[in-house]
Molecule: transfer RNA
Organism: Candidatus Sungbacteria bacterium RIFCSPLOWO2_01_FULL_47_32
RNA sequence: GGGCCUAUAGUGAAGCGGCAUCACGGCUCCAUGGCAUGGAGUAAGUCGGGGUUCGACUCCCCGUAGGUCCA
Numbered sequence: 001g002g003g004c005c006u007a008u009a010g011u012g013a014a015g016c017g018g019c020a021u022c023a024c025g026g027c028u029c030c031a032u033g034g035c036a037u038g039g040a041g042u043a044a045g046u047c048g049g050g051g052u053u054c055g056a057c058u059c060c061c062c063g064u065a066g067g068u069c070c071a
Base pairs, nucleotide, nucleotide: 001070002069003068004067005066006065007064010024011023012022013021018054026042027041028040029039030038031037047063048062049061050060051059
């Protein structure tokens, strides 16, 4: 320098053109004398910019960061 892959909540993942889901973790409440544990509820997220579209996390382009391969 070039090719490819990845980027979603505090962490790890799924997902799809229209409502973003799950687990752990956090917080509140209930059960217990208390802890653990169990139950119920709650908050929190689509890497940045632009384009296409009625509508973009999703499709396209550029960039950023990480990974991998080639030189």